Large-subunit ribosomal RNA, domain III from Tepidibacter sp. Z1-5, 388 nucleotides, folded computationally. The full RNA is in RNAcentral, with records from ENA.
[in-house]
Context: one part of a larger RNA
């Protein structure tokens, strides 16, 4: 230059507190403002931002008593969530080997590595801050087991491969049907209520529910089964797969969301509501919980029917035997269960973008009216009112 440009989308006002000090912090009331969202829940990523108690020199585009700023104490609790002690994909690594003047490439078995496979927990409540982690109540999974009982030790129970078979085991669009979840309307319950001496109807406001486990049962799919023989095939075997040749039965197994009942003499539950004082809508008490009817993008479903571009692996599970070879099995009271994450942001003032930046960031749930809709407008739960 100059007390200028600027002070980053956006609506605030009022009363009271507190304080030296208050437009800006707390609380109350009105008011706006989002709502496929500016709610709520998880991944990445941050790494202590969380909670409590002081404090205001600096950060805060103004101010501060106030903060994601300074100090100090404090907080993350797991057999079942997620990860590893289980699998394998691409991709790296690579004993041995080939190749290379040296460095080193590439690569067999092998290892390793999820964004896939597998596998056991569900409801309430509770802290200033953690909870499918505490707590209550009901439950599963693994193994180890008193004691019963029952089969067996060469007339072999049981057990099983690093091996064979099987499953696991998969692609994209369409439709149709069952079925929830959720909505919405009336029933019920509570609570207020003009008008009345009074009580009742009537409004008019809020609720109107609950899981996993266990037993039962079921819309609906899928596949033909069961056996006798034989058998050069699956790198050895095999009672299993597969072939092949009878013989019987229409019916028999799998699979399956979702009802019922339990669970539940529990919990929650509008709404009523002390007492003390260092503590309040706090302890405590608690009603109704049926029906129609609408209807999902969830489920049944890796289901069906249709196309061509024909659409992981392994481990686990079920079998088979090679094999081991005394002790197993079915009920069980009991008893045991290892590490790592777990606090808070997470469409943002905490995370990538020198910032407390109008940009950017994957997944899930998503109410009402009006509408085809998750559009758009208003609004509910719930959030915020944006740092002159």
């Nucleotide at each position: 230059g100059a007390g200028u440009a600027g002070c980053g989308a956006g609506a605030c006002g009022u009363a009271g507190g507190u304080g030296a000090g208050a437009a800006u912090c707390c609380u109350a009331c009105g008011g706006g403002c989002c709502g496929a969202a500016a709610a709520c829940c998880c991944a990445a990523g941050g790494u202590u931002u969380c909670c409590u108690g002081a404090g205001g020199a600096a950060g805060g585009u103004u101010c501060g008593u106030c903060c994601g700023c300074u100090c100090a104490g404090g907080g993350u609790u797991a057999g079942u969530c997620g990860g590893g002690a289980c699998c394998u994909a691409a991709g790296c690594c690579g004993a041995g080997g080939c190749c290379g003047a040296a460095a080193g490439g590439c690569g067999u078995a092998g290892g390793u590595g999820a964004u896939g496979g597998a596998c056991a927990a569900c409801a309430g409540g509770u802290u200033g801050a953690g909870a499918u982690u505490c707590c209550u109540g009901u439950a599963c999974u693994a193994c180890c087991g008193a004691u019963a009982a029952u089969c067996g030790u060469u007339u072999g129970a049981a057990g099983a491969a690093u091996g064979g078979g099987g499953u696991g085991a998969c692609a994209c669009a369409g439709a149709a049907g069952g079925a929830u979840a959720g909505g919405c309307u009336a029933u019920c319950c509570u609570a207020c209520u003009a008008u009345u001496g009074g009580a009742a109807a009537u409004g008019u406001a809020g609720g109107u529910c609950c899981a996993a486990g266990c037993a039962u049962u079921a819309a609906g799919g899928g596949a033909g089964c069961a056996u006798u023989g034989a058998u050069a095939g699956g790198c050895a075997a095999a009672u299993c797969c597969g072939u092949c040749a009878g013989u019987g039965c229409a019916a028999u197994u799998c699979u399956g969301a979702g009802g019922u009942g339990u669970g539940a003499u529990g919990g929650g539950g509008a709404g009523c509501g002390a007492a003390a004082u260092u503590a309040a809508g706090u302890a405590g008490c608690g009603a109704a919980g049926u029906a129609g009817u609408c209807g999902a993008u969830u489920u049944c479903a890796u289901g069906c029917u249709g196309u061509c571009a024909a659409g992981a692996a392994a481990a686990g599970c079920c079998u088979c035997u090679a094999c081991u070879g005394a002790g197993a099995u079915u009920a069980a009271a009991g008893g045991u269960a290892c590490c790592c994450g777990u606090a808070c942001c997470g469409c943002a003032a905490a995370c990538c973008g020198a910032c407390a930046c109008a940009g950017g960031u994957g997944g899930g749930u998503g109410a009402g009216a009006a509408g085809a809709g998750a559009a758009u407008u208003c609004u509910a739960a719930g959030g915020c009112u944006a740092g002159c």

The prediction has a mean pLDDT of 80.